Description
Model confidence (mean pLDDT): 82 of 100. Transfer RNA from a Rikenellaceae bacterium, 74 nucleotides, folded computationally. Its Rfam family is "tRNA". The family's RNA type in Rfam is transfer RNA. Lineage of the source: Bacteria > Bacteroidota > Bacteroidia > Bacteroidales > Rikenellaceae. The same sequence occurs in records of 2 taxa.
[in-house]
RNA sequence: GGCGAGAUAGCUCAGCUGGUUAGAGCGUCGGAUUCAUAAUCCGGAGGUCCAGGGUUCAAGUCCCUGUCUCGCUA
Numbered sequence: 001g002g003c004g005a006g007a008u009a010g011c012u013c014a015g016c017u018g019g020u021u022a023g024a025g026c027g028u029c030g031g032a033u034u035c036a037u038a039a040u041c042c043g044g045a046g047g048u049c050c051a052g053g054g055u056u057c058a059a060g061u062c063c064c065u066g067u068c069u070c071g072c073u074a
Base pairs, nucleotide, nucleotide: 001073002072003071004070005069006068007067010026011025012024013023019057028044029043030042031041032040050066051065052064053063054062
C1' cells in the first nucleotide's frame, strides 16, 4: 500500500429486518441483612451511540468521507 472487522455507560459487550424509552454483566453510590466485613438481596446515578455529511416521516442500525484500533496480505 491492498482487503476485511470494529468504535455504544468507568470497563467488557448486546442491540435481530431502520420503528418511537438505548440495554446487560462487572464497577460505582444508597439501602436491607451482619456485632462487623465479605457474600447475598433491593434500588439509584451514569450515554451527544468515534467525527462530519447524506437518505428517510423516522438512523446506534443504511450510504459517503475522515480519524483511530485489530486481523490477513504484499